Context: one part of a larger RNA
RNA sequence: UGACGGGGGUCCGCACAAGCGGUGGAACAUGUGGUUUAAUUCGACACUACGCGAGGAACCUUACCUAGGCUUGACAUGUACUUGACAGCCGUAGAAACACGGUCUUCCGGGCUUCGGUUCGGACAGGUACACAGGUGCUGCAUGGCUGUCGUCAGCUCGUGUCGUGAGAUGUUGGGUUAAGUCCUCUAACGAGCGCAACUCCUACCAUUAGUUGCUACUUUUAAGUAAGGCACUCUAAUGGAACUGCCUGGGAAACCAGGAGGAAGGUGGGAAUGACGUCAAGUCAUCAUGGUCCUUAUGCCUAGGGCUACACACGUGUUACAAUGGCCAGUACAAUGGGUUGCCAGCCUGCAAAGGUGAGCUAAUCUCAAAAAGCUGGUCUAAGUUCGGAUUGGGGUCUGCAAUUCGACCCCAUGAAGUUGAAAUCGCUAGUAAUCGCGUAUCAGCAACGACGCGGUGAAUACGUUCUCGGGCCUUGUACA
Repeated sequence: UGACGGGGGUCCGCACAAGCGGUGGAACAUGUGGUUUAAUUCGACACUACGCGAGGAACCUUACCUAGGCUUGACAUGUACUUGACAGCCGUAGAAACACGGUCUUCCGGGCUUCGGUUCGGACAGGUACACAGGUGCUGCAUGGCUGUCGUCAGCUCGUGUCGUGAGAUGUUGGGUUAAGUCCUCUAACGAGCGCAACUCCUACCAUUAGUUGCUACUUUUAAGUAAGGCACUCUAAUGGAACUGCCUGGGAAACCAGGAGGAAGGUGGGAAUGACGUCAAGUCAUCAUGGUCCUUAUGCCUAGGGCUACACACGUGUUACAAUGGCCAGUACAAUGGGUUGCCAGCCUGCAAAGGUGAGCUAAUCUCAAAAAGCUGGUCUAAGUUCGGAUUGGGGUCUGCAAUUCGACCCCAUGAAGUUGAAAUCGCUAGUAAUCGCGUAUCAGCAACGACGCGGUGAAUACGUUCUCGGGCCUUGUACA
């Protein structure tokens, strides 16, 4: 100087407390461990692994296993020699790869030429040989890059000066204040850098410009903003404005704090992006790149089938429930984000339905996915393992796809399991939040999505407080630690 303390002081955080809803018990989904297996490919392991890489494993993916094959190779460049084909199509054998046969094809330019060819050069393609290719083999403890975490915590440093023999100290401490090393003040310090804040984006209000595909106050019109006017309003999307403790009162030396006014918004308005010096030899050689090392008729490559989906068990994360603030039936209302031409598919017909048939429109503020659902109105059920709950199983179908047996989703009929609110323990959340309700998208032929990421609808309770638990900042103290 640090680190540590079941030392002290002080401050903060959904850290506790106060509340609301869960997890832990059930069934299922999913990930992991273990076990099993020919293989169940690999990585990730307290917080910071475990719905994680994977934003989608039937084949492919695929790295694993079994079997059949290849050896300059599935892919790249070069050299030498050589051929004029290769590919495509058809057939045979085969699980396919591959192999064999047939058919088709046999390029361009120059020279010579008896127009049959021959020779040189080039392009493309095949073969042979050699350099080499190839490796999701190993090492993340050789690395780059990227990422997690402490932590959006308020810290981490430097120059000059001063102090100290020196390691170092000072500045950065003290008194106030702040979300903040934010600012003020004192001061052997004076300044500065990386962070903080601001600048960026979204959202809340207004104005201007613009007015179709959007809107409809007014006029005419229609079954209907449907059509003609119209661009005021809504909205859209570009540019500006607006909030700064600016104003008032009180306190204070100041910084600032408390209250008030006006205002759509008030004291960083709400949200996002943004992550200092460093820590964990944290994670990743399987995104990629890369040193070293290993394999080279195999640890490379091709193909078929299987596996990654196994199942006495254990754990994590979720979904659905256990019901009446509810289930079922009928009627009826109101969104936003997004996607669409190999696509989204209106309407009509068939089917109980999944869906099928037909077919208009739309490269989209125009058409379409699209029904929002909780809600509201009416009816029924009456406390029961039930008209709760839907697992499981049997049967019949639909769709995607070369192909749903291992191993897809969905529909219909039947079946109708556990479960009556969950021990010890434990998680999230402070406002348009929790809770609850549906909708969309990526990936994607299809889908194991109950996941992930977004969107809007309805919409709470509680916070006395900082003694305690956990984590962190600053000052100080002790130390046989570095």

Small-subunit ribosomal RNA, 3' major domain from a metagenome, 482 nucleotides, folded computationally. The prediction has a mean pLDDT of 82.